[in-house]
RNA sequence: GGGCGGGUAGUUUAGUGGUAGAACGUCUGCUUUACACGCAGAAGGUCGCAGGUUCAAUCCCUGCCUCGCCCA
Numbered sequence: 001g002g003g004c005g006g007g008u009a010g011u012u013u014a015g016u017g018g019u020a021g022a023a024c025g026u027c028u029g030c031u032u033u034a035c036a037c038g039c040a041g042a043a044g045g046u047c048g049c050a051g052g053u054u055c056a057a058u059c060c061c062u063g064c065c066u067c068g069c070c071c072a
Base pairs, nucleotide, nucleotide: 001071002070003069004068005067006066007065010024011023012022013021018055026042027041028040029039030038048064049063050062051061052060
């Protein structure tokens, strides 16, 4: 230098155009003498960044950043 794949909640991740979900974790309540387990509820996301297409973009297109793999 070229090619391919990834970046979404604190962590691991789902989501192929129509209100962003799950598990674990955190917090609150119930339960317990207390803790743990269990049950109920809540908070927590500029969907890596900037443009473009579209009535509408996490999703499609372009550039950039970053991580990994391959080729030279």
This is a predicted structure of a 72-nucleotide RNA (transfer RNA) from a Candidatus Omnitrophota bacterium. The source organism's lineage runs through Bacteria, Pseudomonadati and Candidatus Omnitrophota. Its Rfam family is "tRNA". By type it is a transfer RNA. Its mean pLDDT, the model's own confidence on a scale to 100, is 84. The RNAcentral record of the sequence draws on ENA.